Model confidence (mean pLDDT): 80 of 100. A computed fold for an 86-nucleotide RNA from Parasulfitobacter algicola, annotated as Glycine riboswitch aptamer. Its Rfam family is "Glycine riboswitch aptamer". Gene Ontology term of the family: glycine biosynthetic process. Taxonomically the source falls in Parasulfitobacter (Bacteria, Pseudomonadati, Pseudomonadota, Rhodobacterales).
RNA sequence: CAAAGCACGACGGGAGAAUCAGAUCGCUGAUGCCGAAGGAGCAACCGCCUCGGAAACUCUCAGGCCAAAGGGACCGCCGUGCCGAC
Numbered sequence: 001c002a003a004a005g006c007a008c009g010a011c012g013g014g015a016g017a018a019u020c021a022g023a024u025c026g027c028u029g030a031u032g033c034c035g036a037a038g039g040a041g042c043a044a045c046c047g048c049c050u051c052g053g054a055a056a057c058u059c060u061c062a063g064g065c066c067a068a069a070g071g072g073a074c075c076g077c078c079g080u081g082c083c084g085a086c
C1' cells in the first nucleotide's frame, strides 16, 4: 500500500401460506395453513476438544397468511470502522 474477512448503515432486489361469518375501512372469532424477523431442537462438521461453536434441516413459542402498508433470511452495490494476505 491493499485483496479478502467482520461489524454497522444507505440504496436496490426479496418468497411462502386461507376460507367463512361478524363488523364497516381499523379489526374480531372459528378452523386451516406458511417459514425467510426472532426463538428452540437435532446434526454433518469445526475448535482452545472433561467443554464449546454450529444450518437455508426440523419445530412453529413468537411472527405471518382474504388488497395495500409494514416486516423480511438472503443477495448485489456503496460508505464508515476494525483487521490485514500477496
Base pairs, nucleotide, nucleotide: 005082006081007080008079009078011076012075013074018031019030020029021028022027032065033064034063038061039059040058041057045053046052047051